[in-house]
RNA sequence: GCCAGGGUCGCAUAGUCUGGUAUUGCGCAGGCCUUGAGAGCCUGUCCCUUUGGGAGCGGGGGUUCGAAUCCCUCCCCUGGCG
Numbered sequence: 001g002c003c004a005g006g007g008u009c010g011c012a013u014a015g016u017c018u019g020g021u022a023u024u025g026c027g028c029a030g031g032c033c034u035u036g037a038g039a040g041c042c043u044g045u046c047c048c049u050u051u052g053g054g055a056g057c058g059g060g061g062g063u064u065c066g067a068a069u070c071c072c073u074c075c076c077c078u079g080g081c082g
Base pairs, nucleotide, nucleotide: 001081002080003079004078005077006076007075010026011025012024020065027045028044029043030042031041032040046054047053048052058074059073060072061071062070
């Protein structure tokens, strides 16, 4: 230099083909239960002025009513070829 795969919440992971509510598990916090703990169950897990609203899928740009998904470019990781 060329080719292939990958980058998504604190960690792991689904979703990409076929654009339309960002999934699940672990961890963590609080609660229920218990004499207490574990296990189990419930709620939460970024931001805000919290009946609700917003942001977010490696960075930037584009297409579109709408992008994690399609297009362009760049960065990083792994493997292969030379």

This is a predicted structure of an 82-nucleotide RNA (transfer RNA) from a Candidatus Woesearchaeota archaeon. The coordinates come from a structure-prediction model, not an experiment, and the mean pLDDT is 81. Lineage of the source: Archaea > Nanobdellati > Candidatus Woesearchaeota. Its Rfam family is "tRNA".